A computed fold for a 77-nucleotide RNA from a Planctomycetota bacterium, annotated as transfer RNA. It was read from a public genome assembly. It matches the Rfam family "tRNA". It is annotated as a transfer RNA. Lineage of the source: Bacteria > Pseudomonadati > Planctomycetota. The coordinates come from a structure-prediction model, not an experiment, and the mean pLDDT is 81.
[in-house]
RNA sequence: GCCAGGGUAGCUCAGUUGGUUAGAGCACAGGAUUCAUAAACCUGAGGUCGUGAGUUCAAAUCUCACCCCUGGUACCA
Repeated sequence: GCCAGGGUAGCUCAGUUGGUUAGAGCACAGGAUUCAUAAACCUGAGGUCGUGAGUUCAAAUCUCACCCCUGGUACCA
């Protein structure tokens, strides 16, 4: 360089045919419980959906460019 996959909450990941308010587990905060702690339980907070542009009434989802990560492959002048 080329090919494939990926980037969504602090971490690991879902997200259906494009459709109204984007989710889970863990972690975190609070509550309740306990003599106390932990676990389990209840509640809550937490999101530029990599960046920009385009299509559309409507984009995490489709198209294009770019950035980054992983794997494969080619080159050794």